[in-house]
Context: one part of a larger RNA
RNA sequence: UGACGGGGGCCCGCACAAGCGGUGGAGCAUGUGGUUUAAUUCGAUGCAACGCGAAGAACCUUACCUGGGCUCGAACGGCCGGUCAACGGAGGUGGAAACAUCUUUACCCCGCAAGGGGGUCCGGUCGAGGUGCUGCAUGGCUGUCGUCAGCUCGUGUCGUGAGAUGUUGGGUUAAGUCCCGCAACGAGCGCAACCCUCGUCCUGUGUUGCCACCCCGCAAGGGAGCACUCGCAGGAGACCGCCAGCGAUAAGUUGGAGGAAGGUGGGGAUGACGUCAAGUCCUCAUGGCCUUUAUGUCCAGGGCUACACACGUGCUACAAUGGCCGGUACAAAGGGCAGCAAACCCGCGAGGGGGAGCCAAUCCCAAAAAACCGGUCUCAGUUCGGAUUGCAGGCUGCAACUCGCCUGCAUGAAGCUGGAAUCGCUAGUAAUGGCAGAUCAGCACGCUGCCGUGAAUACGUUCCCGGGCCUUGUACA
Numbered sequence: 001u002g003a004c005g006g007g008g009g010c011c012c013g014c015a016c017a018a019g020c021g022g023u024g025g026a027g028c029a030u031g032u033g034g035u036u037u038a039a040u041u042c043g044a045u046g047c048a049a050c051g052c053g054a055a056g057a058a059c060c061u062u063a064c065c066u067g068g069g070c071u072c073g074a075a076c077g078g079c080c081g082g083u084c085a086a087c088g089g090a091g092g093u094g095g096a097a098a099c100a101u102c103u104u105u106a107c108c109c110c111g112c113a114a115g116g117g118g119g120u121c122c123g124g125u126c127g128a129g130g131u132g133c134u135g136c137a138u139g140g141c142u143g144u145c146g147u148c149a150g151c152u153c154g155u156g157u158c159g160u161g162a163g164a165u166g167u168u169g170g171g172u173u174a175a176g177u178c179c180c181g182c183a184a185c186g187a188g189c190g191c192a193a194c195c196c197u198c199g200u201c202c203u204g205u206g207u208u209g210c211c212a213c214c215c216c217g218c219a220a221g222g223g224a225g226c227a228c229u230c231g232c233a234g235g236a237g238a239c240c241g242c243c244a245g246c247g248a249u250a251a252g253u254u255g256g257a258g259g260a261a262g263g264u265g266g267g268g269a270u271g272a273c274g275u276c277a278a279g280u281c282c283u284c285a286u287g288g289c290c291u292u293u294a295u296g297u298c299c300a301g302g303g304c305u306a307c308a309c310a311c312g313u314g315c316u317a318c319a320a321u322g323g324c325c326g327g328u329a330c331a332a333a334g335g336g337c338a339g340c341a342a343a344c345c346c347g348c349g350a351g352g353g354g355g356a357g358c359c360a361a362u363c364c365c366a367a368a369a370a371a372c373c374g375g376u377c378u379c380a381g382u383u384c385g386g387a388u389u390g391c392a393g394g395c396u397g398c399a400a401c402u403c404g405c406c407u408g409c410a411u412g413a414a415g416c417u418g419g420a421a422u423c424g425c426u427a428g429u430a431a432u433g434g435c436a437g438a439u440c441a442g443c444a445c446g447c448u449g450c451c452g453u454g455a456a457u458a459c460g461u462u463c464c465c466g467g468g469c470c471u472u473g474u475a476c477a
Base pairs, nucleotide, nucleotide: 001477002476003474004473005472007471008470009469010468011467012466013465015461016460019425020424021423022422023421026316027315028314029313030312031311032310033309034307035306042053043052064302065301066300067299068298069297070296076127077126078125079124080123081122082121084119088105089104090103091102092101093100094099107118108117109116110115129291130290132289133288134287138285139284140280141279142278143276145274150189151188152187153186154185155184156165157164158163169180170179171178195268196267197266198265200236201235202234203233204232205231206230209226210225214223215222216221239262242256243255244254245253246252318418322377323376324375325374326373327372328371334365335364336363339358340357344353345352346351384415389410390409391408392407393406394405395404431453432452433451434450435449436448437447
């Protein structure tokens, strides 16, 4: 100087408390451990691994296993020699395919020719190839402490020195934020602001958007119009600016006015010096090592989907604030040409036929669902719950046996609110309801977004956890 303390002081954070909803019990989905296996590819392992890499394992992917092939090789470059019926194309045979083999079928340019050049292929050779090892050799990228308020430097001063001072102190703040003081005076990286978005208003613009007035029309809609909504662009607006109290006349803080918004207005992007030899050699790059008829490469099939069990994360429930039936409303944000697909018809349905329209503020996906109105069920393992299984179908795809999703009929399991323990959340939040998108032929209870309905509670900082500043002890560095 740090680190640590079941030392002290001050302060903060859904850290506790106050509340609301979960997890832990059940069934299923998914990841992991373990076990099994020819293989169940590999990585990730307290927080910070475990719906993680994977935004989509039937083949492919695929790295694993079994078997069958190839060896200048699946792709690429250089050199030497040779070849042009060799490769490729078409056909035949063997084969699961890869591949092997047989038959057949043109090299191109310059040049009269000789020959030269280019290309294909073959042989040789130097490189190749490797998701092989080492993340404890590395770059790059990322997680974490933590959006915590810290981390430093120059000059000066103090100290023999390590170092200190500044950065401590009194206030204040979300903040090393600002004020005051002070052997310090300044400065840098962080904080804040500048950026995006939402909330109010104004101006411009007006189609594909809008519809108040006018016209046509039963209506839908059209004309006319650009007020309004909305879209886009530009601006205004919030600064403790105004008033009062407190404060030291400061920084600031409490209340009030005005205001769409008030003291950082809400949300996002943004992550200092560093820590964890944290993670990644399987994105990529790369040193070293290993491999070279194999640890490379091609193919078929299998596996990654196994199952006594254990854990994590979720979904669905256990019902009446509910289930079922009928009717009636109200979104936002997205996607669409190898695409989205309307009306209409067939089917109980998944779906099929059909093909208008749309490269989309125009058309389509598209029905929003909870909600509301009416009816029914009456506390029951039930008209709750839907696992499991049987049968019959649909769709995608070369192909759904291992191993996809969906539909109908039948079947109707566990489950009556979950021990110890444990998680999230402070407002348009939690809880709850649906919608869309990426990946994608198909496959979503996951993920990323969007909107609807919409709470309760916070006395307080003693305690648990993490963190910041000062101080103290130390046999630790």
This is a predicted structure of a 477-nucleotide part of an RNA (small-subunit ribosomal RNA, 3' major domain) from a metagenome. RNAcentral holds the full RNA, with entries from SILVA. The coordinates come from a structure-prediction model, not an experiment, and the mean pLDDT is 84.